[in-house]
Molecule: transfer RNA
Organism: Rhodothermales bacterium
């Protein structure tokens, strides 16, 4: 330099042909339980989907340009 893959909650990930309010587990906070802690159960908070632009009535999803990480080739 060229090609491919990935980027979604604090962490690990799901989200399949575009369709309304974006989810799970762990973690965090609060509550119940306990002498206290842990376990268990209940509830809550936490994201505008790496960034810009475009297509569309509608984009996490399609196109494009960047950024970052990984892999391969030279």
């Nucleotide at each position: 330099g060229c090609g491919c893959u990935u980027g979604u909650a604090g962490c690990u990930c799901a989200g399949u042909u575009g369709g309304a309010u974006a989810g799970a587990g762990c973690g965090u906070u609060g509550g119940u339980u306990u002498c206290c802690g842990g376990u268990a159960c209940c509830a809550a908070a936490g994201g505008c989907c790496g960034g810009g632009g475009g297509u569309u009535c509608g984009a996490a999803u399609c196109c494009u340009c960047c950024c970052a990480a990984g892999c391969g080739c030279g």